[in-house]
A computed fold for an 85-nucleotide RNA from Domibacillus iocasae, annotated as c-di-GMP-I riboswitch aptamer. NCBI's taxonomy places the organism under Bacteria, Bacillota, Bacilli, Bacillaceae, Domibacillus. The model forms 95% of the base pairs in the Rfam consensus. Rfam family: c-di-GMP-I riboswitch aptamer. Rfam links the family to the GO term cyclic-di-GMP binding. About the family: GEMM was predicted in a large-scale screen for bacterial structured RNA regulatory elements. Genes associated with GEMM are involved in a diverse array of functions, including chemotaxis regulation, signal transduction, secretion and chitin. The coordinates come from a structure-prediction model, not an experiment, and the mean pLDDT is 89.
RNA sequence: CUACGAUAAGAGCAAACUUAUUGAAAGAUAAGGACGCAAAGCCACGGGUCUAAAGCAAAGAAGCUAGGAUAGCCGGGCUGCCGAA
Numbered sequence: 001c002u003a004c005g006a007u008a009a010g011a012g013c014a015a016a017c018u019u020a021u022u023g024a025a026a027g028a029u030a031a032g033g034a035c036g037c038a039a040a041g042c043c044a045c046g047g048g049u050c051u052a053a054a055g056c057a058a059a060g061a062a063g064c065u066a067g068g069a070u071a072g073c074c075g076g077g078c079u080g081c082c083g084a085a
Base pairs, nucleotide, nucleotide: 004083005082012037013036017032018031019030020029021028022027035072041078042077043076045075046074047073048070049069050068055064056063
């Protein structure tokens, strides 16, 4: 340095749920809270998934669609702490 990841050390993040705010929704943010996480740090580039306001279609119809969302769905890119085997 690359790979790897422990019943090591010291730190870190925080699912569900609750409250508040925000948003059309999915969701996000803050506080509480810990299911988990060695990248659960960052980036929507590829795939997936969620939503469907606007738009299009339809009128007894309620369907299509992402410029929205998800990095804690996967792949990829960038960066990073520690060091037993």